[in-house]
Context: one part of a larger RNA
RNA sequence: UAGUAGCAGCGUUAGUCGGGUGUGAACCCCGACGGCCUAACGGAUAAGGGUUCCUCGGCAAUGCUGAUCAGCCGAGGGUUAGCCGGUCCUAAGACUCGUCGCAAUUCGAGCGAGUCAAAGCAGGGUAACAGGUUAAUAUUCCUGUGCCACCACACAUUGAAAGCUGACGUCUCGGGGUCGCUCAAGCCGGGUUCGCGCCCGGUCGAAUCGUCCAAGCCCGUGGAAGCCGUAAUGGCAGGAAGCGGGUGAACGGCGAGAUCGCGCAAGUUGAGUCAACCUGGGACCCGUGAAAAGGCGAGUGUGGUGUCCGUACCGAGAACCGACACAGGUAUCCGUGGCGGCGAAAGCCAAGGCCUGU
Numbered sequence: 001u002a003g004u005a006g007c008a009g010c011g012u013u014a015g016u017c018g019g020g021u022g023u024g025a026a027c028c029c030c031g032a033c034g035g036c037c038u039a040a041c042g043g044a045u046a047a048g049g050g051u052u053c054c055u056c057g058g059c060a061a062u063g064c065u066g067a068u069c070a071g072c073c074g075a076g077g078g079u080u081a082g083c084c085g086g087u088c089c090u091a092a093g094a095c096u097c098g099u100c101g102c103a104a105u106u107c108g109a110g111c112g113a114g115u116c117a118a119a120g121c122a123g124g125g126u127a128a129c130a131g132g133u134u135a136a137u138a139u140u141c142c143u144g145u146g147c148c149a150c151c152a153c154a155c156a157u158u159g160a161a162a163g164c165u166g167a168c169g170u171c172u173c174g175g176g177g178u179c180g181c182u183c184a185a186g187c188c189g190g191g192u193u194c195g196c197g198c199c200c201g202g203u204c205g206a207a208u209c210g211u212c213c214a215a216g217c218c219c220g221u222g223g224a225a226g227c228c229g230u231a232a233u234g235g236c237a238g239g240a241a242g243c244g245g246g247u248g249a250a251c252g253g254c255g256a257g258a259u260c261g262c263g264c265a266a267g268u269u270g271a272g273u274c275a276a277c278c279u280g281g282g283a284c285c286c287g288u289g290a291a292a293a294g295g296c297g298a299g300u301g302u303g304g305u306g307u308c309c310g311u312a313c314c315g316a317g318a319a320c321c322g323a324c325a326c327a328g329g330u331a332u333c334c335g336u337g338g339c340g341g342c343g344a345a346a347g348c349c350a351a352g353g354c355c356u357g358u
Base pairs, nucleotide, nucleotide: 015033016032017031018030019029020028034355035354036353037352042334043333044332045331048314049313052312053077054076055075056074057073058072062070063069082147083146084310085309086308088124089123093116094115095114096113097112098111099110100108101107128145129144130143131142132141148306149305150304151303152302153301154300155299163296164295165294169284170283171282172281173280174279175278176277180273181272182271183270184269185268186203187202188201189200190199191198192197204261205260208256209255210254211253212252216247217246218245219244220243221242226236227235228234262267285289320329321328337349338348339347
């Protein structure tokens, strides 16, 4: 010197107005306007937590202010499975027992046997999809349509176990190809406009069953002494090109499913690029890239059975680990919404979320 210095500094400076409720409202609800997040502040899970979920009733405490609000207090309610996961299998490894060694053990290498060991990403694996529904659960309930295993019976079949599969590295290049996205046209709905027109959105549908086929491979034919072929490597009298046949793929096309569902309605067509998925080639290795259960091989029909455990909610700038509603830490999937661009970059914007990094 005093109500003085100061109360900026996390790249989210985010709220404002009107209305409602209420004893009471900056921050509880509604509306409008204005903002923030886009490899996340969106959606789905694992671990972990354990009722925090939903509804009603509350505000002493908890909440860095207030509170009529709440992850708070009180009460009641809520988690539904043959087909999602566990349950089964084996993996590195772990445990127990036996055998053996020692005078002996609670010690010990080896050998043998048994058991355990993967709940998501991210090992293998019998079988489910679509729509509807609750205040709170749903591939679990309901409706519709499917599928699997086992048991019983009937019929068929004596072939039944050889074989195949499960079953696999890294890098790279072709081919097929759906969703998504983009482009074009028609149709339907909405917005806007005096009108022409312009803009926005939609134009749909699964499992399952049937069917179709490219590459590769095999067979027949053919008969090349330089031809054939690829994105690339390449191929060939040990039989090339050409021609014909067989086998053979998708979460793919087409049909059924669907006289159903969804949608206020329309509920069509073409093109491009193509996640997933399928298929083939090449390169590399002093590295050569699991195992077992199981499955196929191995039929049809009808009837029956399918127990047990998990399932609410959060999954994080408030439900987990950090003494806290802590600027820290914490595994995975959606990676294909648009403009932009080499891009999962910057920037901007949908869907969705938020204005409590209180």